[in-house]
Context: one part of a larger RNA
RNA sequence: GGUGGAUGGUGGAUGCCUUGGGACCGGGAGGCGAUGAAGGACGUGGCCAGACUGCGAUAAGCCCCGGGGAGGUGUCUGGCAACCUUUGAUCCGGGGAUUUCCGAAUGGGGAAACCUGGGUAGAGGUUUAAACUCUACUCAUCUCUCAAGAAAUUUUCUUGGGAGAGGCGAUACCUGGGGAAGUGAAACAUCUCAGUACCCAGAGGAAAAGAAAAAAUUCCCUUAGUAGCGGCGAGCGAACAGGGAACAGCCUAAACUUUGUUCUUAUUUUAAGAACAAAGGGUUACGGGAUUGAAGCGUUCUUCGAAUUUAUUUUGAGAGAGAAGGUUACAAAUCUUCCUUCUAGCCGAAUGAGUCUGGAAAGACCAGCCAUAGAGGGUAACAGCCCCGUAGGCGAAAGGAGGAAGACCUUCUUGCUUCAAUUCCCAAGUACCACGAGAAAAGACAACCUUGUGGGAAGUAGGGAGGACUACCUUCCAAGGCUAAAUACUACCCGGUCACCGAUAGUGAACAAGUACCGUGAGGGAAAGGUGAAAAGUACCCCGGUGAGGGGGGUGAAAUAGAACCUGAAACCAUCCACUCACAAAGAGACGGAGGGAUGUUUUACAUCCUGACGUCGUACCUAUUGGAGCAGGAGCCAACGAGUUUGCGUUUCCAGCGAGUCUAACUCCGCUAAACCGGAGGAAGGCGCAGGGAAACCGAGUCUUAAUAGGGCAUUUAGCUGGAGGCGCAAGACCCGAAGCCGAGCGAGCUUGCCCUGGCCAGGGUGAAAGAGAGAGAAAUCUCUCUGGAGGCCCGAACCCGUGAGUCGUUCAACUCUCUGGGACGAGCUGGGGCAAGGAGUGAAAGGCUAAACUAGCUCGGGAAUAGCUGGUUCUCCCCGAAAUACGUUUAGGCGUAGCCUAGGGAGUUUCCUUGACUAGGUAGAGCACUGGAAGGGAUACUGUGCCUCUGGCAGGUAUUCCUACCAAACUCCGAAUGAGUCAAGGCAAAUCCCUAGAGUCAGACUAUGGGCGAUAAGGUUCAUAGUCGCGAGGGAAACAACCCAGACCCCAAUCUAAGGUCCCUAAAUUCGGACUAAGUGCAUAUCUUAAGGAAGUGGGAAUCCUCAGAUAGCCAAGAGGUUAGCUUAGAAGCAGCUAUCCUUUAAAAAGUGCGUAACAGCUUACUGGCUAAGGAUUCCUGCGCCAAAGAUUUAUAGGGGCUAAAGUCCGAUACCGAAGAUGGGGUUCUACACCGUUUGGUGUAGAAGGUAGGGGAGCGUUCUCACUGCAGUGAAGGUUUGCCGAAAGGCAAACUGGAGCGGUGAGAAGUGCGGAUGUUGGCAUGAGUAACCGCAACCUAGGUGAAAUCCCUAGGGGCCGAAAGUCCAAGGUUUCCUUGGCGCCGAUAAUCGACCAAGGGUUAGGCGAUCCUAAGGUGAAGGGGAAACCCGAAACCGAAGGACAGCCGGUUAAUAUUCCGGCCCUACCCAAGGGUUCUGAAGGGUGACGCUUCAAGGGAUUCCGGAGGGAUUAUUGGUUUUCCUUCAGCCGGAUUUUCCGGGGUUCCGGAUGAACUUGGGGCCUAGAAAAGCCCGUAGGGUUAACCCUUGGGUAAUCGUACCGCAAACCGACACAGGUGGACUGGUAGAGUAUACCAAGGCCAAC
Repeated sequence: GGUGGAUGGUGGAUGCCUUGGGACCGGGAGGCGAUGAAGGACGUGGCCAGACUGCGAUAAGCCCCGGGGAGGUGUCUGGCAACCUUUGAUCCGGGGAUUUCCGAAUGGGGAAACCUGGGUAGAGGUUUAAACUCUACUCAUCUCUCAAGAAAUUUUCUUGGGAGAGGCGAUACCUGGGGAAGUGAAACAUCUCAGUACCCAGAGGAAAAGAAAAAAUUCCCUUAGUAGCGGCGAGCGAACAGGGAACAGCCUAAACUUUGUUCUUAUUUUAAGAACAAAGGGUUACGGGAUUGAAGCGUUCUUCGAAUUUAUUUUGAGAGAGAAGGUUACAAAUCUUCCUUCUAGCCGAAUGAGUCUGGAAAGACCAGCCAUAGAGGGUAACAGCCCCGUAGGCGAAAGGAGGAAGACCUUCUUGCUUCAAUUCCCAAGUACCACGAGAAAAGACAACCUUGUGGGAAGUAGGGAGGACUACCUUCCAAGGCUAAAUACUACCCGGUCACCGAUAGUGAACAAGUACCGUGAGGGAAAGGUGAAAAGUACCCCGGUGAGGGGGGUGAAAUAGAACCUGAAACCAUCCACUCACAAAGAGACGGAGGGAUGUUUUACAUCCUGACGUCGUACCUAUUGGAGCAGGAGCCAACGAGUUUGCGUUUCCAGCGAGUCUAACUCCGCUAAACCGGAGGAAGGCGCAGGGAAACCGAGUCUUAAUAGGGCAUUUAGCUGGAGGCGCAAGACCCGAAGCCGAGCGAGCUUGCCCUGGCCAGGGUGAAAGAGAGAGAAAUCUCUCUGGAGGCCCGAACCCGUGAGUCGUUCAACUCUCUGGGACGAGCUGGGGCAAGGAGUGAAAGGCUAAACUAGCUCGGGAAUAGCUGGUUCUCCCCGAAAUACGUUUAGGCGUAGCCUAGGGAGUUUCCUUGACUAGGUAGAGCACUGGAAGGGAUACUGUGCCUCUGGCAGGUAUUCCUACCAAACUCCGAAUGAGUCAAGGCAAAUCCCUAGAGUCAGACUAUGGGCGAUAAGGUUCAUAGUCGCGAGGGAAACAACCCAGACCCCAAUCUAAGGUCCCUAAAUUCGGACUAAGUGCAUAUCUUAAGGAAGUGGGAAUCCUCAGAUAGCCAAGAGGUUAGCUUAGAAGCAGCUAUCCUUUAAAAAGUGCGUAACAGCUUACUGGCUAAGGAUUCCUGCGCCAAAGAUUUAUAGGGGCUAAAGUCCGAUACCGAAGAUGGGGUUCUACACCGUUUGGUGUAGAAGGUAGGGGAGCGUUCUCACUGCAGUGAAGGUUUGCCGAAAGGCAAACUGGAGCGGUGAGAAGUGCGGAUGUUGGCAUGAGUAACCGCAACCUAGGUGAAAUCCCUAGGGGCCGAAAGUCCAAGGUUUCCUUGGCGCCGAUAAUCGACCAAGGGUUAGGCGAUCCUAAGGUGAAGGGGAAACCCGAAACCGAAGGACAGCCGGUUAAUAUUCCGGCCCUACCCAAGGGUUCUGAAGGGUGACGCUUCAAGGGAUUCCGGAGGGAUUAUUGGUUUUCCUUCAGCCGGAUUUUCCGGGGUUCCGGAUGAACUUGGGGCCUAGAAAAGCCCGUAGGGUUAACCCUUGGGUAAUCGUACCGCAAACCGACACAGGUGGACUGGUAGAGUAUACCAAGGCCAAC
């Protein structure tokens, strides 16, 4: 280290629980707001810091009226104190009072919760008064309206009075104005999505609609997915009729009449007319009304007035009685009483101190009781009778709602009918028409409706409509208005329900959640429940730092229930015990197994458990693929969560009901219930079916076709309808997760780009333009020299800005840095503050740059679950069958549709298959050359314009024809198989085939063999055909090895036989037998897994030829000679450099020489010859096995290894054996068929079957919840840990321990129903790893102190660093970080006694500083203008600043503030008083305010330095000397008078150098350089009862900021981050210098 066991830690799953959610039902309510809302800010409590709730300076509350009846002062949240309360508190309900500030926000302003005014009244202040402070009320805008005035006549303005609006809310529902895109159409444009999303305006409790309507409107069912519309594609999609819910009808305008007012005309009154107003009248289509006339019918009373008549005849007014109606429309208001109900409440039955267990009884047992109450909750476990409640009943001073009645109001009581007249009226830029557009299901050839533009009527003898249009007919009457119910929705209140969730669920939110946190902003957006019955929350002791934490002890039923608290799984981390491991290699197991340990017992032998030496076999899982151990994708591990659902329609199968029929829908009633759901009854509107055929008319058991018959087509020969369940399809997000994108509405210019306004900054040095002056030259123009001068997108170079090159860094110091080096640095410069411009838009010296760290179209939210022919993932078990990778089509090729192949159900029949036989067609292989072509050799004939020759010709060649010989062909065939195919028949112990219906999957295939094409007769290539295997197939063999060989796995067996292949060892079986070959370790693989040309006396076999006892071949001995050194050549050439020739002689034989050799000779040797020896020798060809050719990188590394040689190699042959999941044998399971038995399932027997991916079919297990029945449980449920047993599996049961309250079984039902994967989600825990690193290289060291502890804190000493900064002061920003005390759990990159951390306490003092006043860019914006709406623009006015204006300096003081406090000396404004003086005020107007850049000069003197004099201090023990240090104002007053002097006051000086701010002035240049307030002057006007000035005295001066950091540890960068951040001061030496180096003041030494 491993395995196992035990015990713990960590962690927070599981179980149980529920305070919270979800979905609904019924009722209520459906608004709140200028009487100040919604929503907030700030406050408010005795001790109260925070959060919630309540409330508002009357502040967890005040008053009154009710209820209620004993304790209270809300919750987190306990405690103390002080109080209240039977004289009725707290609490609950109703009404009232108070109700800061913001917010529509409304006096004005504004950066919401702040600042600042006017008027009236009052208070404080003050001797009265004033300044100043405070309180109450009031002052916005718009619209309408009234009055007055003015101007003008459409009307407008001013002032005053009255009324209303504004904003918010679930904007859910509704109406209107605008109006997308993703998507679908497999692309896309009409179309669709969709009039959806979204924006805007407006209203109500509903809205809208609702009398030119075949009978009001609206809603539900149905008609109907019909009629239709439609690139007639995708899709869209009515109406009429019918059944229901609910029902309701009315009023004006006009004609006409009367009255009033005004005007006109005539005129004396008066009359007529017109306009307006009011009242009456009138309201509809077989037209109506008015008017006039006629006729008829009907009609109450009383009082009063007037006029009049034949007549109480006519007429008017009011009142009473009567009748009708009304507070939703139809005209319009209100009150009272009663009832019901809501807003608080009240009464409300019945058990035991029994026994048992237990901590506890409500459990069990025993014995009772109530019930119009056995709903539910609580109480120490499960309670009808303990508590709250429940059934039932009762109740309101006050307020709300509804209903009834009455009061009250209104109307009527001079109306109705008929006839006639044809005088009047009956809704105008309207109807209608043209061209467009929209909306209706309807996209136009399109009625009807609406309307933009242009035309433009009629008047009842009229007009509209009836789906183009015309005629006839029918019907209705527009151009004015109102109208309940049935319908839609639910933020809110009350009550209730659930086969909804139970803390990763259910709301995002069970908890101080729209919180923490993120973002500039719009916006985004978490995690987090449980002690116990009761805190009884651990008194006391001990260790420890007066820690953290722990040990005793105590409480409790339990503390392993101890607050990090129920249960307490897994990953992960430990400790102890048993066995095991240091010569051994790997999917980590399976099988076998020695040894060791433990337990048990029927006890000495077995069983079980743990370990596991050694051996054999053995390359995870899922996905995707022809094919994965793959070095292809995915997962670190564990836990929890995580994916085919639901609705409608259709189709099919099964089950059920009824059956030529069947079913109801909406809706209604009843029952249950508080309701819905549910159950029952009604309701046939309608649907499907019962009849078809035809384009249709139409006919009909037939019909169509045809002139007709016939024939033929389709029907007829009877089964449906409805419901439930399963499969599938379509529409919906439709199995889940996943885009880049498109569109809409908003949010962003605190980053960055550009512009506008207003400010600021740029050390130092250099160059030396124009111009000028002087001198000179020149006739002049002009030129030269010197000096002055100080120009420039000039030069060098800091700050500042930028970022050239290199390096650094690159899990960083840093999401762009650092170091060195660079570019610009008076300009098109850099920079602060304030503003403007934005998403198809801005801005851009232009790079597609930038627009808040990702821009060729920002971000946020929404359409939205866009779409995804693409990738990934898709969860329990068993049984049966089982593919495809092909054809055709396809904007199609990795996708689909149909067919093919699979499955299930039903049906058919001998259809299928194999073999054999017979018959049939064929043109391949082969063969052939007869055709078509190609093509070699030879001959013949003819021709020949070619070449050569010995030229009347010959030879050669060519062409054509022909003959002979030998050939070639996928697109040649005189021929021509095998195999295969078709038909028929027979046989077969082969088992399929076809049809219909439903469900699929498959359309990437791979290799091998054979036949071909392409390619190179290349490819592990590609493409066809036939077959096999893999795919989807395990087993044996081939070392290992999908596709090769053998062989098809239902399960078990320590049984037998074989296949391929093997039998020396590894390794089962032959060191078997016989015969050959190989010597190369060739080989031991061979069909494939390399090897060739070429070479060689390797060796075996065969064939042929030659030599050979007349002696071969080899060897040995000997000879190998002479002419001659052949000639030539050459320096030489003698056999042997070269050229030519290559003769002759002797001989057994001997070359004018085969090779070596020499300078040339010489020498050696060969050919050739003889001898010795003695039997074979030589050559060529064919063939078996071998050899060379033969070179690669870690290692022999390609026989699998050892190793093997008459074999363990190779060839031939023989026998035996081994060898698989094959075959056989034994046992068992399931299925199928058949037979028999039983019959609800099944049993027995026989026969057969059971590899399997995609896929189909069948049967089951388990989880959560519901119902019914039946059970278990404190004597211990669920859950957890471990073990045993059962089942073929999913799983089930039991026991022990833990746990401490619920849980099952059976039968049905319903699903959020099963996880290992999705770069899955959330949480926890590992690994890397005690590894890298600890954020500049300015640096620490020592001693002492404190402390539990000191590298780090404090003190002292030494050392070091910055010093145009790393010092000091402002602005922004931050917001308490400041100071003190205490502390160290967190934070601090270590430690910490320290801190910018934690806790407590303290700290910011203003008339003069800043804000406050003024205006800039810009913004807002009464008027006004524009625009569908929202809204945009906008003179005045207002706002708006680091610009303008404006009154304080020095010193001291605190732990922490100071121009603020204190001291001193001053100043400003206003008020009052006194005194003095005299004129002021002020529209208009004027001046001033008031301005660039650059350069020079003058004044001015801060600062610093030097020298000197005096004084003081300091250092060493003293003295002297030396060194060092310090050495002083800000200003003011008075009088003269202006270069200054004198006095007061204050004070050590003198001289020299330097020379900033500031003030003033001059020159040059072109780009020509804010506004307003304020201040001064002052015209008109006003003013003398007013006002101003001066002096003195007194008084007043509010509000806000003020701490601290501020180049940084406090700001912006996620950090105590090497980055970024505007302005002012900035000393010395050297130096031109703010460069640089070193130092001062001052500050630091940076947290390993």
Notes:
A computed fold for a 1648-nucleotide part of an RNA from a Pseudomonadota bacterium, annotated as large-subunit ribosomal RNA, half A. Lineage of the source: Bacteria > Pseudomonadati > Pseudomonadota. The RNAcentral record of the full RNA draws on ENA. Rfam family: Bacterial large subunit ribosomal RNA. Gene Ontology terms of the family: ribosome and structural constituent of ribosome.